[in-house]
Molecule: small-subunit ribosomal RNA
Organism: uncultured bacterium
């Protein structure tokens, strides 16, 4: 600090994903040691068992027993008595504690809780100071006995007794409280001093010392003193109550809540204010700054993360709160409505002799339950702190320790040095090697942990006792303080720690290795297993799955899930947007609200600046220090950004007072205008009606029907009658807020511009709610209703067509009056205010200038378009009418889908509007721009593309491919174009790869290497279809006794595969296409991708040229160079050729000779738009002409640009992988590839007279030719045989050219057309023509009479007709290349098809239209909605019933002290008081009622989402084939 993911790429918007930290965590794999720290996050679910609160004899009375030990009796093992135990133990009455400490978080959204106040409205036990007292008296009562009751808990009656228990009285100045004077303060309420009067109003002893006085008399008692207790009163510390400002979650789909409710007198109540509570009076409080309601949740110092802001969280620590089985309720206290206390109700759970009783671990620690998951029923009160005591001491599960958990953090170690033969071994390999690796071994050390032995702390201070010293006292006494000795206390624990023994010995995992993200190979697996945080791997060469090897990160830990926060500026206060990505309200009035001109003056709330108090420790930061470090710990310092108070500043904001005029208005003078609303009028049009003319059609459509018309339509004329809309004027002109406004005139009315500067003097600006306006469609009452025209109906179209297209036609659409309140209500661009260059046009208005006057021009204001600069913007684009650059206000958005749905709620008659979610699902949706491809978009353009011919396929028979069939095989492969007479330029056997058979196994062929034989071969036999198998015969060189050449066998290494993958490849090759394209440097432009060149204007086969031009240049293609043709020159002349000349002649270059022609085969010329004319931009270039053998690349050929098709081809060959090794390999006969109901494709022959037969005659070009062509001649009707001359060939041969010409016949006929097909006989190649070869001859004589829909081919020496060669080949040619004869038509033109190219223009396409994609329906999941109901759960109303309680009432019951009375002198009565009872409000459980919330299920039911290649159609993207769309 950023990564990765939409896309063929770009840029952005925008989600989602990683990369870091951390946790009270779980789970996975492993796990040495040791300090510190943590350790039920869930069921505040239930709890067995013990422990967690005591204690004080120096407050009081009582007061044991076991044992022991004395004594007695006597029945010698029993009894009694006296001592110790013992003033013990237990238990009671008092006191004081239990209200601390521990635990917990259920409740609560609150003065609860933090912060900062205030209490002149309170209270405080123990503690500390000061001050005063501590008097005199009474009466009971427990315990103990005794009698009773009960199963227990418990309990009832009686007799004793004490007290620091209770109670009455005395005394108090000083408290309260009432009255009377004065003094200060002060929130105006009161507080406070000072003083006089009246009322009321306290106690309690315990212990230690001493003996001056009294008493008795060793010393005691009164008494004195010391301590400790107790009362009063004041003050203080530290605790607490109650308040009041500010902070302190979420939902408005919770908007109105409250009747003790707000407030006020009075009175009750409290320590005290207070509606706290009760009477009684007023009608008030609360709320949009969020009341009530609901959900959630302890709060806080803090923790965690972030640079911060913030943001999420409050475990353990430490403040503050609630809580104690659920709900109530008081009681006792200084303080509780009380965790280990009462009462009472419930729910549970124990006991129980059924009457009745017990109990609360959310104290330790444990158990069971729940959970993914959280520990020992552990020592100790030695420290620290606590209650209780005068202390000693007791009690403490606070607390200090110690067990158990890798749960966190820290430390530490699992060794260290050397050591290359780079060992074995694994892995990998290009087979050389590389890597694990100095790692191991091995040598030479160390000795931390862990293991033994021995040694051993700190934590301990206090406290008792001595002995000094001060101080207090009468004191030499207790008691306090210091100082010094003695004495004694340790759970942790014989631990830390040190010594020492011995020994590398006992001690390393885990995840990951496609990118992000450090780290790469084999093997397996074959969209299968599986992975996966996100892109996404995986369908035979997976660096992504699984395993090894290496590797990489961390490490006693590693990963993994979980959660928060970062990242994310992805809630934007720091720090975001809103023209088109998600987002400007449809528009205005206006309320609260925020915001606001200028000048002064004042105030001091904001604002800033000093000081002060607070802001708890503890954390956090720094420094130091202490445990070896370190975490931990401790000091000190910093902080605590916050409140709160005081004294200051006064620019700026606020407030006040005053002024101003520039913004707002308002006034007067003028302007323009489809602003709004009423009333009335107009004239074309169009229907319809009357009546004339007039006749067969109209109408309507791509076509056409349905309709209309012979009852007379359409057309046409004339009257008429309705109803709506207002043509030209008309204009990116006007108005107006918007949405809308269009004949004309009148009447009413809003605003707006100009000018003018008189007048008010900040009256201003936005606007949440609200409040009005509001297109069309629609809805409700009445009308109206010609045209249009939803639903509807006919006709077409169509596979269908519930539509486009046509003919009707009703609601609407028109009016009034009411609703409805939405639109792509769009400038997709809120409103207001200033500021920032400029051009040009228009509309309204003023001035100037000028003119008779208008124009024309200039300047200005107001509004309405283009164009542009700076600027901004992802780009597109905006740009003084901002999307620039500032202010202010309001709405609004925050990944896509579900969804503007669902539920709720307003509003509406309805339809529906507005408010508006979540589950689930995806990984992207999306904007702008780019390159392409496609468009039933657009433009130039070209091509046998169409058109114009001509000949053909498609119809027959045959060949020959294909496909299907069929076979034991019919081997493979090629499959639109671009497979099919293609691989095959030639399948009888070979070939041959298939098929049946019978056979080999290191093999037919290749290399090596042990090993062993020997020539091997060759002949021969026997079997066999052959292959083979079985036997027998014959017999080496060489150097030299090593062996080598050859060679046969056995063995290992391997060989071989036309096995499999053209989707693993090389190489070759097919199209697109011989179509004009495809690219690069630089350098510009753009954020980028790209652009630009290469696009434009012309031309051109052609990115061929020219011109323009931010491009200039250059490659690969195009053209040319090349080759062959067509003219001519040179030069050469055999085998070619033959004019001259000779020679022989039968003819004929035969022979001489020639070099002239042809021609041959080398080298040249030659044509380049040179030349001329026009044209054109004066260019390229076009269009006529001359000349020329040829004219505008002459004509053909050869050459194929970056690319596309996973296009062919593993069967040409080459190759990786992969499979196979007595078979998927080699050999070998004999079969198939030749098969046959059919289809299709390429051909070949014809269908016939521009023809067929006969007969005669004539003219090529290329070529090939020794295992070969093969002359003459000779024989056959022929094929052909026989022959063998001459040729390696311009010399000889195949060789006859054929259509052509000529002459004859044939006469439209299945024919003298046509030749299949089928008999016979032959003839040739060949080991062999049955399957299966070609030809020959004679016979036979089929289909077929020009061939449907479609379809091919051709542009001149071509089509189309004619034969001739050649490769292959023994033999086979209707196919395939060639070669030359004869030799045409026809081209307007480019509208259509097809295909190509160029520019532009839309795309939701990018596997690129064979693209992409909607909906319904089927099936499977999943989540929700609605549902007649059902089943919880909460909160409140009303009313009923009322436990305990307090409180008030009543005085029937009962009573010791205290008052009064009476007498019988301890009694009785009566009174205070106090207990029971009864009773009255209140009032918890419980009950009933009718609602409201809000969760679970639910027959069925609705949409939604997501899935394999499911059905059906084609909506939408291109003009998406009817332009979307709202």
């Nucleotide at each position: 600090a950023g990564a990765g993911u939409u896309u063929g790429a770009u840029c952005c918007u925008g989600g989602c994903u990683c990369a870091g930290a951390a946790u009270g965590a779980a789970c996975g794999c492993u796990g040495g040691c040791g300090g510190c720290g943590c350790g039920c996050u869930u069921a505040a679910c239930a709890c067995a068992u013990g422990c967690a609160a005591g204690u004080c004899g120096a407050a009081c009375g009582a007061g044991a027993a076991a044992u022991c030990u004395c004594g007695a009796g006597c029945u010698u093992g029993c009894u009694c008595g006296g001592g110790a135990g013992a003033g013990u133990a237990a238990a009671g009455u008092g006191g004081c504690g239990c209200a601390c400490g521990g635990g917990u978080g259920a409740g609560u959204a609150a003065c609860g809780c933090g912060u900062g106040g205030g209490u002149a409205a309170c209270c405080u036990g123990u503690c500390c100071u000061u001050a005063a007292a501590u008097u005199u008296g009474g009466g009971a009562u427990a315990a103990u006995c005794c009698a009773c009751c009960g199963a227990a808990a418990g309990g009832u009656g009686g007799c004793c007794u004490a007290a620091u228990a209770c109670c009455a009285a005395a005394u108090a100045c000083a408290g309260u409280c009432c009255u009377g004077a004065g003094a200060a303060c002060c929130a105006a309420g009161g507080u406070c001093c000072u003083u006089g009067g009246g009322a009321u109003g306290a106690a309690a002893g315990c212990u230690g010392a001493c003996c001056u006085c009294u008493u008795c008399a060793u010393g005691a008692a009164a008494g004195u003193u010391g301590g400790c207790g107790u009362u009063u009163a004041a003050g203080g510390a530290g605790g607490g109550g109650c308040u009041c400002g500010c902070g302190u979650a979420c939902c408005a789909u919770u908007a109105g809540c409250u009747u003790g409710u707000u407030g006020g007198u009075a009175g009750g109540g409290u320590a005290a204010u207070g509606g706290c509570c009760u009477a009684c009076c007023a009608a008030g409080g609360c709320u949009a700054c969020g009341a009530u309601g609901g959900u959630u949740a302890g709060c806080u110092g803090g923790u965690c993360u972030g640079a911060g802001a913030a943001g999420a969280u409050g475990g353990c620590c430490a403040g503050c709160c609630a809580c104690a089985c659920u709900g109530g309720a008081a009681c006792u206290g200084a303080a509780a409505c009380a965790c280990g206390g009462u009462c009472c109700a419930g729910a549970c759970u124990c006991c129980u002799a059924c009457g009745g009783g017990a109990g609360g671990c959310a104290g330790c620690a444990g158990u069971g339950a729940g959970g993914a998951a959280u520990c020992u029923u552990g020592c100790g009160c030695a420290a620290u702190g606590g209650g209780g005591g005068a202390a000693a001491c007791c009690c403490u599960g606070a607390c200090g320790c110690a067990g158990c958990g890798a749960c966190g953090c820290c430390g530490u170690g699992u060794g260290a040095g050397u050591g290359a033969a780079g060992a074995a071994g694994g892995c990998c390999u290009u087979c050389g090697g590389g890597u694990c690796g100095u790692a191991a071994a091995g040598c030479u050390c160390u000795g931390u942990c862990a293991a033994g032995u021995g040694g051993g702390a700190a934590u301990a201070a206090a406290g008792u006792c001595c002995c000094u010293c001060g101080g207090u006292g009468a004191a030499u006494a207790c008691g306090c303080g210091a100082g010094g000795g003695a004495u004694c206390u340790g759970a942790a624990g014989g631990u830390a720690c040190c010594a020492c023994u011995a020994a590398a010995g006992g001690a390393a995992a885990c995840a990951c290795c496609g990118g992000c993200u450090a780290a790469c190979u084999c093997c397996g697996u074959g969209c299968c297993a599986g992975c996966a945080g996100c892109c996404g791997c995986g369908g035979u060469a997976a660096u992504a799955c699984g395993g090894a090897g290496g590797g990489u990160g961390c490490a006693a830990g590693c990963g993994u899930u979980a959660u928060u926060c970062g990242g994310a500026u992805u809630u934007a206060u720091u720090g975001g947007g809103c023209g088109u990505a998600a987002a400007g309200a449809g528009c205005g009035u206006g309320u609260a609200g925020g915001c606001g001109g200028g000048g002064u003056g004042g105030u001091a709330a904001g604002u800033c600046a000093g000081c002060g108090g607070u802001g708890a420790a503890a954390u956090c930061u720094c420094u130091c220090g202490g445990c070896u470090u370190a975490a931990c710990c401790g000091a000190g310092a910093a902080u605590c950004u916050g409140c709160c108070g005081c004294c200051g500043a006064u620019a700026c904001u606020g407030c006040c007072a005053u002024c101003c005029u520039u913004g707002a208005g308002u006034a007067c003078g003028g302007a323009a205008g489809a602003g709004g609303g009423a009333a009335g009028u107009g004239g074309a049009a169009u229907u319809c009606c009357u009546g004339g003319u007039g006749u067969a059609g109209c109408g309507g459509u791509g076509a056409a029907a349905u309709g209309c018309g012979u009852a007379g339509a359409u057309a046409u004329c004339a009257g008429g009658a309705a109803g709506a809309a207002c043509a030209c004027c008309a204009g990116u002109a006007g108005c107006g807020a918007a949405g809308g406004c269009g004949g004309c005139u009148u009447c009413c009315u809003g605003g707006u511009c100009c000018g003018u500067c008189a007048c008010u003097g900040a009256c201003g600006c936005u606007g949440a709610g609200a409040c009005g306006c509001g297109a069309a469609a629609g809805c409700g009452u009445g009308g109206g209703g010609a045209g249009c025209a939803a639903a509807c109906a006919g006709g077409a179209u169509u596979a269908g067509a519930u539509a486009c297209c046509c003919u009707g036609g009703u609601a609407g659409u028109c009016c009034a009056c009411g609703c409805c309140g939405u639109a792509a209500a769009c400038g997709a661009u809120g409103g207001g205010c200033a500021c920032u260059a400029g051009g040009u046009g228009u509309u309204g208005g003023a001035g100037g200038u000028u003119u008779c006057g208008a124009c024309c021009c200039c300047u200005u204001c107001a509004g309405u378009g283009c164009c542009g600069c700076a600027g901004c913007u992802a780009a597109c684009g905006c740009a003084u009418u901002a999307a620039g650059u500032g202010c202010c206000c309001c709405g609004c958005c925050u990944g896509g889908g579900g969804a503007g749905u669902a539920c709720g709620g307003u509003c509406g008659c309805a339809a529906g509007a507005c408010u508006g979610a979540a589950a689930c699902u995806c990984a992207a949706a999306g904007g702008a721009a780019u390159u392409g491809a496609c468009g039933g978009g657009g433009g130039c353009c070209c091509g046998c593309a169409c058109a114009a011919g001509c000949g053909g396929u498609g119809g027959a028979g045959c060949a020959u491919g294909u496909g299907g069939u069929u076979u034991a095989a019919u081997u493979c492969g090629a499959u639109g174009c671009a497979a099919c007479g293609c691989g095959a330029a030639g399948a009888a056997c070979c070939u041959u790869a298939c098929c049946u058979g019978g056979g080999c196994u290191u093999g037919a062929a290749c290399u090596g290497c042990a090993g062993u034989g020997g020539a091997c071969a060759g002949c021969c036999u026997g079997u066999g279809a052959a292959a083979g198998c079985a036997g027998g015969u014959u017999u080496u060189c060489u150097u030299u006794c090593g062996g080598g050449a050859c060679u046969g066998c056995u063995g290992u290494a391997g060989a071989g595969g036309u096995g499999c993958u053209g989707c693993a490849u090389g190489g070759c090759u097919g199209u697109c296409g011989u179509c004009a394209g495809c690219u690069c440097g630089u350098g510009u432009c753009g954020u980028g991708a790209g652009a630009u060149g290469u696009u434009g204007g012309g031309u051109u086969a052609a990115g061929u040229c020219c011109c323009g031009u931010a491009a200039c240049g250059a490659g690969c293609g195009c053209a040319a160079c090349c080759c062959c043709u067509a003219u001519c020159c040179u030069u050469a002349g055999u085998u070619a050729c033959c004019a001259a000349c000779u020679c022989a002649u039968u003819u004929a270059u035969g022979a001489g000779g020639g070099g002239a022609c042809u021609c041959u085969a080398a080298g040249g010329a030659g044509a380049c738009u040179g030349c001329c004319a026009g044209u054109g931009a004066u260019a390229a270039g076009c269009u006529g002409g001359a000349g020329g053998a040829a004219g505008g690349u002459g004509g053909g050929g050869a050459u194929g640009a970056c690319g596309u098709c996973a296009a062919g081809u593993c069967a040409u060959c080459a190759u990786g992988g992969c499979c196979u090794u007595u078979a998927u390999g080699g050999g070998u006969a004999g079969g198939g590839c030749a098969a046959c109901a059919c289809a299709c494709g390429u051909g070949c022959u014809a269908c016939a007279a521009u023809g067929g037969g006969a007969a005669g005659u004539a003219c090529a070009g290329a070529u090939g030719g020794a295992g070969g062509c093969g002359a003459a001649c000779c024989c056959g009707c022929g094929a052909g045989g026989g022959g063998g001359a001459g040729c390696g060939g311009a010399u000889c041969c195949c060789a006859a050219a054929a259509a052509g010409c000529u002459u004859u016949c044939c006469g439209u006929a299945a024919u003298u057309u046509g030749g299949a097909u089928u008999g016979a006989a032959g003839u040739c190649u060949g080991c062999a023509a049955c399957u299966c070869g070609a030809c020959u001859u004679c016979a036979u004589g089929a289909a077929a009479c020009u061939g449907g829909a479609a379809u091919c081919g051709c542009u001149a020496g071509u089509a189309a007709u004619c034969g001739c060669a050649a490769a292959u080949c023994a033999g086979c040619a209707g196919g395939u290349u060639g070669c030359g004869g004869u030799g045409a038509a026809u081209a307007c033109g480019u509208u259509c098809u097809c295909g190509a190219g160029c520019c532009u223009u839309g795309u939701a396409c990018a596997c690129a239209c064979c693209g992409c994609c909607c909906g319904u329906c089927a099936a499977g999941u999943g989540a929700u909605g609605g549902g007649a109901g059902u089943c919880g759960g909460g909160a409140g109303u009303a009313c009923c019933c009322g436990a305990a309680g307090u409180c008030g009432g009543u005085u029937u019951g009962c009573u010791a002290a205290c008052c009064c009375a009476g007498c019988u002198u301890g009694c009785u009565g009566g009174g205070a008081a106090g207990c029971g009872g009864c009773u009255g409000c209140c009032g918890a459980c419980g009950g009933u009622a009718a609602g409201c919330c809000u969760g679970a299920u639910g027959a069925c039911u609705g949409g939604c989402a997501c899935u394999a290649a499911g059905u059906c159609g084609u909506a939408a993207c291109a003009a998406g084939g009817u332009a979307a769309c709202c």